[in-house]
A computed fold for a 71-nucleotide RNA from a Patescibacteria group bacterium, annotated as transfer RNA. Rfam family: tRNA.
């Protein structure tokens, strides 16, 4: 240079074009004499930018990054 793959809360990992989940963290509650475990309840996310579409985290294209392969 060429060729392949991956991006989603703070962290890790799901979502077959229809309301973006889950665990951990974080706040507040409850339980206790206090803590820990434990319950409940909220806060955070789609990587940038166009396209196609009634509708896009999902199909397209372009870009950045980060990881393989191979000159």
């Nucleotide at each position: 240079c060429g060729g392949g793959a991956a991006g989603u809360c703070g962290u890790a990992u799901a979502a077959u074009g229809g309301c973006a989940g889950u665990a951990c963290u974080c706040a507040c509650c409850c339980u206790u004499c206090g803590g820990g475990a434990g319950g409940g309840u909220g806060a955070a996310g789609c990587c940038c930018g166009g396209g196609u579409u009634c509708g896009a985290u999902u199909c397209c294209c372009g870009g950045c990054u980060u990881c393989c392969c191979g000159a």